[in-house]
């Protein structure tokens, strides 16, 4: 440098344009003499930035940033 792909919650990933949720971890309570396990609870994450369409955008577009991968 050109093409693609990803970028949401501490990690791994969801989410027909109607506005964000799961599992693991943590954090409180329960049980047990005590730990683990098992139960029950607790999630206000300016969605990478910064624009644009739209009544509304995690979602559609641009343009930059950052990482993988292919090309040269």
């Nucleotide at each position: 440098u050109g093409c693609g792909g990803u970028g949401u919650a501490g990690c791994u990933c969801a989410a027909c344009g109607g506005a964000a949720g799961a599992g693991c971890g943590g954090c409180c309570g329960g049980c047990u003499g005590u730990u683990a396990a098992c139960c029950g609870g607790c999630g206000c994450g300016c969605a990478g930035c910064a624009g644009g369409u739209u009544c509304g955008a995690c979602u559609c577009c641009u343009g930059c940033c950052a990482c993988c991968g292919c090309a040269g």
Overview: A computed fold for a 72-nucleotide RNA from a Planctomycetota bacterium, annotated as transfer RNA. Lineage of the source: Bacteria > Pseudomonadati > Planctomycetota. Rfam family: tRNA. RNAcentral holds the sequence, with entries from ENA.